[in-house]
RNA sequence: GCGGGCAUAGCUCAGCUGGCUAGAGCACAUGGGUCACAACCAUGGGGUCCGGGGUUCAAGUCCCUGUGCCCGCA
Repeated sequence: GCGGGCAUAGCUCAGCUGGCUAGAGCACAUGGGUCACAACCAUGGGGUCCGGGGUUCAAGUCCCUGUGCCCGCA
């Protein structure tokens, strides 16, 4: 330099062929539970979906571009 993949909650990830309010598990908080912890049960908070632009009535999802990480080739 060229090609490909990934970038969504604190962490690991899902989100199918664009469509009403963006989710799961773990973690966290509160309450229950216990003599007290833990397990377990209930409830809850937390995300400008990596940045910028474009297409569309509508984009996490399509297109362009930048950045970071990973793999391959030279």